Context: one part of a larger RNA
RNA sequence: GAGUAACGAUAAAGGGGGUGAGAAUCCCCCUCGCCGAAAACCUAAGGUUUCCUACGCAACGCUCGUCGACGUAGGGUGAGUCGGCUCCUAAGAAGAGGCAGAAAUGCGUAUUCGAUGGGAAACAGGUUAAUAUUCCUGUACCGUUUAUAACUGCGAUGGGAUGACGGAGAAGGCUAAGCGAGCCGGUUAUUGGAUUAUUCCGGUUUAAGAGUGUAGGCAGUGUACUUAGGUAAAUCCGGGUACAUAAUGCUGAGACUUGAUGACGAACACCUACGGGUGUGAAGUCGCUGAUGCCAUGCUUCCAAGAAAAAUCUCUAAGCUUCAGGUUAUAAAUGACCGUACCGUAAACCGACACAGGUAGGUGGGAUGAGAAUUCUAAGGCGCGU
Repeated sequence: GAGUAACGAUAAAGGGGGUGAGAAUCCCCCUCGCCGAAAACCUAAGGUUUCCUACGCAACGCUCGUCGACGUAGGGUGAGUCGGCUCCUAAGAAGAGGCAGAAAUGCGUAUUCGAUGGGAAACAGGUUAAUAUUCCUGUACCGUUUAUAACUGCGAUGGGAUGACGGAGAAGGCUAAGCGAGCCGGUUAUUGGAUUAUUCCGGUUUAAGAGUGUAGGCAGUGUACUUAGGUAAAUCCGGGUACAUAAUGCUGAGACUUGAUGACGAACACCUACGGGUGUGAAGUCGCUGAUGCCAUGCUUCCAAGAAAAAUCUCUAAGCUUCAGGUUAUAAAUGACCGUACCGUAAACCGACACAGGUAGGUGGGAUGAGAAUUCUAAGGCGCGU
């Protein structure tokens, strides 16, 4: 220079009370304002304790600070079913032998890895200061092993089926969700009581599983015989023949019944260290609109013709065959390890910062509307640390 610039989105504050040495800034209450396909909620990556509680205010916080993502201490992440790993493979990677190269090394078979894909099974309610599909309550389901009973040709790294898939379009059946009515509880119109009202306010919620097998979709199905194919075999698959059958089988949302004489539930009562806790517990129906969700990996159509492997079902080979093994039912036992706090359009991630930037996926109510646009708003969250 200069007590100058600046104090990081012009979404906005005002009042009362509390705490305290000290309050524009911390806590509580009332009013006001802002977002509301987000500035709300869940979650992946990434971060790695930032989460909760107590105490504290040197520094950090663009002011302040009794406050904090700051300092100190203590506490906190509970799983057969969520995600991973125990299974599988894709691009790609590694790669015994092998080929190439002076070597380093490169390529690559068998094989082994490698999810962003395939693949068994859990929901509702309650609870903590902080975790919950993990704890608790209730009701379930799956795999493995063993036992018992009945029946029985079992057996794979091999064969076959399945798994198993593109784009676009259209119509239908549903549900989620919302809205309205009805029902339940409560409030209200000058003091007390009563009456009236198409008043007003709040609520009207309930899963997986089990049973049934519907709207719809697909295919003929069954038995017997035969057979140059499926690297061997096959009763399986594929090819062929005969007979029977007219709606038969498979699949399939939703609804209904059950789950539930349960849970939840407005309100009320009692207690209270005013933070909250305990108990009782009404109604809990119908209609309309209606998805981008489900039926549906469906149907129609088009050409550029749209993963693989395991699990699963089935067939036999070697072998075993009074055994072992297999199928069904019931019961019992068992289910390890890792992640789980918190932030996650952000003050906690990437940007040197508590930075107007960047950051994948899901949910995303109401009025207006074609709409996830627009404006207003609910739940919820904020008023952007002078």